[in-house]
RNA sequence: GCGCUAUUAACUCAACUGGAUAGAGUGUCAGACUUCGAAUCUGGAAGUUGAGGGUUCGAGUCCUUCAUAGCGCG
Numbered sequence: 001g002c003g004c005u006a007u008u009a010a011c012u013c014a015a016c017u018g019g020a021u022a023g024a025g026u027g028u029c030a031g032a033c034u035u036c037g038a039a040u041c042u043g044g045a046a047g048u049u050g051a052g053g054g055u056u057c058g059a060g061u062c063c064u065u066c067a068u069a070g071c072g073c074g
Base pairs, nucleotide, nucleotide: 001073002072003071004070005069006068007067010026011025012024013023019057028044029043030042031041032040050066051065052064053063054062
C1' cells in the first nucleotide's frame, strides 16, 4: 500500500430475505426469601445500533466516506 472481517446496553452477544415497540445472558437497582449475607425467585432501569452522508414508503441490515481493532497478501 491492497484485500477481508468486526464495531448494537457497563460487559459478552442475538436480531432470518430491508418491515410492527432492537432483544438475551452477565452486571446494576428495587422487592421477596434469610438473624445477616450468598444462592434462588419476581420486577425495573439502562441503546443517537462506532461517526458523517446516500438509496428506500421503511435501514442495525443495502451503498459510500471516515475512525478504531483483528486477520491475510505484497
Molecule: transfer RNA
Organism: uncultured Erysipelotrichaceae bacterium